A computed fold for a 74-nucleotide RNA from a Candidatus Omnitrophota bacterium, annotated as transfer RNA. Rfam family: tRNA. The RNAcentral record of the sequence draws on ENA. The organism belongs to Candidatus Omnitrophota, within Bacteria. The coordinates come from a structure-prediction model, not an experiment, and the mean pLDDT is 81.
């Protein structure tokens, strides 16, 4: 220097093709259940999707640029 991938709740991942309410395990937090812990059960709380911009009525989802990683060529 060219060419790929990935970025999304605390943590790990799903949606991206095929735009239309943010979805699932853990983990948290409150309540049941226990002498009390754990288990189990209900119920809640918690990312506007890496930055920035365009395109649409409408963007995590398309386009464009930049930033970190990671891989493969030179």
């Nucleotide at each position: 220097c060219g060419g790929g991938g990935c970025a999304u709740a605390g943590c790990g991942a799903a949606g991206c093709u095929u735009g239309g309410u943010a979805u699932c395990g853990c983990g948290c937090u409150a309540c049941g259940u226990u002498c009390g812990g754990g288990a189990c059960g209900u119920a809640g709380a918690g990312a506007c999707c890496g930055c920035a911009g365009g395109u649409u009525c409408a963007a995590a989802u398309c386009c464009u640029g930049c930033u970190g990683c990671c891989c493969c060529g030179a």